[in-house]
RNA sequence: CGCCUUUCACCGCCGAAUCCUUUGGGCCCAUCCCGAGGGAGCGGGGGAACCGCUGGGGCCAGGCACCGCUGACGCGGAGAUGCCCCGGGGGCGAAUCGCGGCCACCGCCGCGUAGCGCCAGUCCUUCGGCGCGAGCCCGACAGCUAACCCCGUAGGCAUACGAAGGAUGGAGUC
Repeated sequence: CGCCUUUCACCGCCGAAUCCUUUGGGCCCAUCCCGAGGGAGCGGGGGAACCGCUGGGGCCAGGCACCGCUGACGCGGAGAUGCCCCGGGGGCGAAUCGCGGCCACCGCCGCGUAGCGCCAGUCCUUCGGCGCGAGCCCGACAGCUAACCCCGUAGGCAUACGAAGGAUGGAGUC
């Protein structure tokens, strides 16, 4: 001097997950530590009327009705009843869906994709670049939904810091 790893602090990022306050104990007080609450803000669920929905797929013989063709007989189509087969539904979240491979199944892997995030004053748009595209919960039950009722306020990361246009804010200097 360079590289790698670990820890701490500031700034920053994902996310609703921030701020204020009361109180018990550890220890006499304070700091600090452990616990129990309340409020504001932010976020989510349930819950009328009206409106909406009334599972999906397949078959179509007979009769009536519907549509098309025919001068007519009749033919074709669609379709309900009927028959057969399959099967739950919902919530938080950007995190859905498709194709392929392995696999008895469960599941695993790959390539894409709806959608989502970052590139540092903030917002919008465009180009470029880098990522994510998970997981968990309810338990036969919930469309929307005023009043009303209930719940959450966690956890995780981090050297990556491109450009243009418009708007706007702050700081500094004169």